[in-house]
Context: one part of a larger RNA
């Protein structure tokens, strides 16, 4: 030195565990904000920092309920207190709530500086302190003022009312809108109206009551799902894109205006018309309405606030049934004998517990507050017949040319819908559509508006589930993590779990300056001693044997 055996050191794999995650289901909730939000800064405890809680009324205040013996958070300790006159704790309601932040009196390098007005306090007078108000924008209303310009109006001032900002990195609508990529290159095309930006809104949004489909038969608003169907089509007919109708389901709901006409009021002036406002009237496609004649005073529906009743939520409460013995440190295990079960879900208890504890099934329960349903409810809406002369039936609209966009549809035979631009109708004997266009036929009634449900999503709350993970996994984060740390900044972004059943966390003695160790003691175990479960390998040793 090598090999082997044994025993160690170092290291932290593996096994087991779970306090944390991930995904989903059901129900709830789906907004907060000038009455100052979200998010923070700084403070508040008898005792240093931090987290949590709270706000100068500061580890808390008031009140109403629950609960019933301990309590003063994590968090021990010292000190001092509270509590059956019911504390701590749990739930409902309220009060307080510094400073910053939309931040809003002015300023500002956020959490700071400086004001004014009124009232109060304070002072000899001040200073200081306290309360309230004082930003901007918008429409409307009210009051006071008030030009050119006499009346007036515009304008001004003050007040009332409203807005702003946040977010759930989700869902929705609208306005803008890529490229990589694919086409085996690339330009039309694709990716894709995707990503991204902006605006706006709601618990959903959007759409929506046929100028719709269809096809000689019919359907009857919208939305969503399945199918039709990867079909018909579109397409450098390449890559690719990709319907509709019909059928089967989910849900189901329909309404209000403009105009004609009538009335009142006002304005204009051409002096009997026009316009405007308000009210009545009216709302449709077997065309309807106005208008004229006749007829009915009823039927049905919607329904705010509030009230009543019921249910549910936000604390709770009740809740069955076991003993012996053996092993063991410990019984819930083995053996023996019982019991409950509308409860044999689960967790804990010194190993594996239906009957030990918390619970579970099943019952019971709310002063306050929220919510849902029903009843009530001011009020609102709601018919018809005949006649066919006259009037009305949404205009720079429909439509057409040109240029674009959207439709599965790339200009194509290109209808349909929308935008720009230039032209530019008709009022029911009207007009639009049925994929150029024309005729016939059929359907529908544009140019105003509202509308629940079925649908999408989940930051949040409650209950639960998993052939999901188990500490290099699972969220980046199981531990005080968006922390430490890095970066001027936008931004990037960790590592780090396990003593034991219980701290019983080693009194006392010895060595040592200490660290550390040896005894003693605790414990089932201390090679479980906090650098703490198990403790692999690399790596480093000690002893012995063999070989050289």
């Nucleotide at each position: 030195a090598g090999c082997g055996c044994a025993c160690g050191g170092a290291g932290g794999a593996u096994g087991c565990c779970u306090a944390g995650g991930c995904g989903c289901u059901a129900g709830g909730a789906g907004c907060c904000g000038a009455a100052g939000a979200a998010g923070g800064a700084c403070g508040u405890g008898g005792c240093g920092a931090a987290c949590a809680a709270c706000g100068a009324a500061a580890u808390g205040c008031c009140u109403c309920g629950g609960g019933g013996a301990g309590c003063c958070g994590u968090a021990a300790g010292c000190a001092g207190g509270c509590u059956u006159u019911g504390a701590u704790c749990c739930g409902g309601g309220g009060a307080u709530g510094u400073c910053c932040g939309a931040a809003u009196g002015g300023g500002g390098a956020a959490a700071c500086c400086c004001a004014c007005a009124u009232g109060g306090u304070g002072u000899a007078g001040a200073a200081g302190c306290c309360a309230u108000g004082u930003a901007c924008c918008a429409g409307u209303c009210u009051a006071c003022u008030g030009a050119a310009u006499a009346c007036a109006u515009a304008g001004g001032u003050a007040g009332a009312u409203g807005g702003a900002g946040g977010c759930a990195g989700a869902c929705c609508a609208g306005g803008g809108g890529a490229a990589c990529u694919g086409a085996a290159a690339c330009a039309u095309c694709u990716a894709a109206g995707u990503a991204c930006c902006c605006u706006g809104a709601g618990g959903a949004a959007a759409a929506g009551a046929a100028a719709a489909c269809a096809a000689u038969a019919g359907u009857g608003a919208u939305u969503c799902c399945g199918u039709u169907a990867g079909u018909a089509g579109c397409g450098g007919c390449g890559a690719g894109c990709g319907a509709a109708u019909g059928c089967g389901g989910a849900a189901g709901a329909g309404c209000c205006u403009a105009a004609a006409c009538c009335a009142a009021c006002a304005a204009g002036c051409u002096u009997g018309c026009u316009u405007g406002u308000u009210g009545g009237g009216g709302u449709c496609g077997u065309g309807g309405g106005a208008c004229g004649u006749c007829g009915a005073g009823g039927u049905g529906g919607c329904g705010a606030a509030g009230a009543g009743c019921a249910g549910c939520g936000u604390a709770a409460u009740u809740g069955a049934a076991c003993g012996g013995u053996c092993u063991g440190g410990a019984a819930a295990g083995g053996c023996c004998g019982g019991c409950c079960g509308a409860a044999g879900a689960a967790g804990g208890u010194a190993a594996c517990a239906g009957c030990c504890c918390u619970g579970u099934a099943g019952g019971u329960g709310a002063a306050a507050u929220g919510u849902u349903g029903c009843u009530u409810g001011a009020g609102c809406c709601u018919a018809g017949a005949c006649g066919g002369a006259u009037c009305c039936c949404g205009a720079g609209u429909a439509c057409c040319g040109c240029g674009g966009g959207g439709c599965a549809c790339g200009u194509g035979a290109a209808a349909c819908c929308c935008c720009g631009u230039g032209g530019g109708a008709a009022u029911c004997u009207g007009g639009c559509a049925g994929g150029a266009c024309c005729a016939u036929c059929u359907g529908c009634u544009a140019a105003g508006g509202c509308u629940a449900a079925a649908u999408a999503c989940u930051a949040c709350c409650u209950a639960g589930c998993g052939a999901c993970c188990g500490a290099u996994a699972g969220c980046g984060a199981a531990g005080c993590a968006g922390u430490a740390c890095c970066g001027u900044g936008a931004g990037g972004g960790a590592a780090a779990g396990g003593u034991g059943a219980a701290a019983a966390g080693u009194a006392c003695c010895c060595c040592g300056g200490g660290a550390g160790g040896g005894g003693a003691g605790u414990g089932a175990a201390a090679u479980a001693g906090a650098a703490c479960c198990u403790g692999a390998a690399a790596c480093c040793g000690u002893g012995c044997g063999c070989u050289u």
About this RNA: This is a predicted structure of a 548-nucleotide part of an RNA (large-subunit ribosomal RNA, domain I) from Cutibacterium acnes. RNAcentral holds the full RNA, with entries from ENA. The prediction has a mean pLDDT of 84. The organism belongs to Cutibacterium, within Bacteria. Its Rfam family is "Bacterial large subunit ribosomal RNA".